A computed fold for a 424-nucleotide RNA from alpha proteobacterium 3107, annotated as Bacterial RNase P class A. NCBI's taxonomy places the organism under Bacteria, Pseudomonadati, Pseudomonadota, Alphaproteobacteria.
RNA sequence: GCGGAUGGCCGGAUGGCCGCGGAAGACCCGUAGGACAUAUGGGUUUUUCGAGGAAAGUCCGGACUCCGGGAAGCGACGGCGCCGGGUAACGCCCGGCCGGGGAAACCCGAGGGAAAGCGCCACAGAGAACAGACCGCCCAAUGGCCGGGCCGGGCAACCGGUGCGCCUGUCGGGCAAGGGUGAAACGGUGGGGUAAGAGCCCACCGCGGGGCUGGCGACAGCCCCGGCACGGCAAGCCCCGCCGGGAGCAAUGCCGAAUAGGGACCGCACGCGCCGGGUGAUGUCCGGCGCGGGGCCGCUUCGCCUAAGACGGUCCGGGUUGGCAGCCAGACCCGUCCGGCAACGGGCGGGCCAGACGAAUGGUCAUCGCCCCCGGUUCACUGAUCCGGGGGAACAGAAUCCGGCUUACAGGCCAUCCGCGCGC
Numbered sequence: 001g002c003g004g005a006u007g008g009c010c011g012g013a014u015g016g017c018c019g020c021g022g023a024a025g026a027c028c029c030g031u032a033g034g035a036c037a038u039a040u041g042g043g044u045u046u047u048u049c050g051a052g053g054a055a056a057g058u059c060c061g062g063a064c065u066c067c068g069g070g071a072a073g074c075g076a077c078g079g080c081g082c083c084g085g086g087u088a089a090c091g092c093c094c095g096g097c098c099g100g101g102g103a104a105a106c107c108c109g110a111g112g113g114a115a116a117g118c119g120c121c122a123c124a125g126a127g128a129a130c131a132g133a134c135c136g137c138c139c140a141a142u143g144g145c146c147g148g149g150c151c152g153g154g155c156a157a158c159c160g161g162u163g164c165g166c167c168u169g170u171c172g173g174g175c176a177a178g179g180g181u182g183a184a185a186c187g188g189u190g191g192g193g194u195a196a197g198a199g200c201c202c203a204c205c206g207c208g209g210g211g212c213u214g215g216c217g218a219c220a221g222c223c224c225c226g227g228c229a230c231g232g233c234a235a236g237c238c239c240c241g242c243c244g245g246g247a248g249c250a251a252u253g254c255c256g257a258a259u260a261g262g263g264a265c266c267g268c269a270c271g272c273g274c275c276g277g278g279u280g281a282u283g284u285c286c287g288g289c290g291c292g293g294g295g296c297c298g299c300u301u302c303g304c305c306u307a308a309g310a311c312g313g314u315c316c317g318g319g320u321u322g323g324c325a326g327c328c329a330g331a332c333c334c335g336u337c338c339g340g341c342a343a344c345g346g347g348c349g350g351g352c353c354a355g356a357c358g359a360a361u362g363g364u365c366a367u368c369g370c371c372c373c374c375g376g377u378u379c380a381c382u383g384a385u386c387c388g389g390g391g392g393a394a395c396a397g398a399a400u401c402c403g404g405c406u407u408a409c410a411g412g413c414c415a416u417c418c419g420c421g422c423g424c
Stems, first nucleotide, its partner, number of pairs: 001420010012368007020050013052395001056406002059404005064248004070302005077244005082096005097111001098109004112239002117237002119233003134179002136175004141170004146165002149162005187205006206228001207226008252325004262316006268309001270292008293306004332351008370392007378384002
């Protein structure tokens, strides 16, 4: 200098003028009031504060509020899933392990279980799960063509017989090495072996079982045994482990206003026996106990209740559409020190940082900075410096709050690391 990887940060600055929302103060006016006390409403003015890194998507986790719910276990439904740690919590974050990618820095992974069961594996292909034989390789039988050998006959050309070799066809058998198909072909590579082959045998790798060592652990390393039995898919059912009530600030509470506090329908399960009280006596009644039934979450166990009302539920209709609280001091922000590899935790010091409700946070001018284009200038000339002119500036925008994730984003800055080239 070039190319690449990771982490973090910024998201124009300053000033003038005008405007908007909140809070506090001062003054003026109105209302209540005896009052220049106090409360409340309005206006003017001063001071001060006033969007984001994602305020977004509303995808996870919580705070808070209301509703439902007797407890435990099981079931059902939904979610999550390597290990250790962090956290209020998480499906988030940090550190690690394993697998995959890259030359490296580094990146990616819904990453429990496929020898519990079921299901699926398109197309192509001979065969897709206790598989298969299309081409091919080998053996035997047999036919054809060619070649040469031996035996017999013939003067010879040649004829007959016999067995062999090469090529090739048919049929029978062996094989699964090679080719071919596929996302995937029932271990891989090399050697031995064989008619050809094959874990058939051997070495290494892989796989399975056992042991030892290291690590909190996921797991890793080493040793021994076994010729190999066990293809893939669980973001298919399923199995295992863990977690989980519902609805949301239009929650919810209070005040005011309005109204007929309206109508319809549905549900409600208690029974028997015994003892005691009471009575002249029986029943009713009152109290207790037991059994059965019913209710409380689908089932089980335990427990509680067993009621007719000021009950519970569903629906329809009518009125209101104002104000206040919730609502902004918080798992807050900044700095620093300590512990920790880190996420993070703790101590100390400082700060107050929007709270609107048809919803403020803006407009304009000037100067500077940034980016792009054009022209010129100088230099050591694909470029840089300086001067002049023109143009541009993203994604977006609080609405109860907080922790995350994801997505969008003009332009720019910083730090660390990897590789290559050059110079010393």